The RNA shown here (Pistol ribozyme) has 63 nucleotides.
RNAcentral holds the sequence, with entries from ZWD.
RNA sequence: ACUCGUCAUGGCGAGUCUAAAUAGCAUUUAGGCCAUGAGCGGCUCCCUUCGGGGAGCGUAUGA
Numbered sequence: 001a002c003u004c005g006u007c008a009u010g011g012c013g014a015g016u017c018u019a020a021a022u023a024g025c026a027u028u029u030a031g032g033c034c035a036u037g038a039g040c041g042g043c044u045c046c047c048u049u050c051g052g053g054g055a056g057c058g059u060a061u062g063a
Base pairs, nucleotide, nucleotide: 001016002015003014004013005012006038007037008036009035010034011033025062026061027060032040042057043056044055045054046053047052
């Protein structure tokens, strides 16, 4: 410097051309590392030509 942990900004962390992870304070949750915003993923209900579509909801506690 770049890439990655859904996206943007910031944080935390990892790797070195690769895109993963036992990392990211601890546990918890279907809910992805965190905050804010989103609503991609996720969950509930309904419809379905079974491909998918619509409405709603949007982890939590402690330090």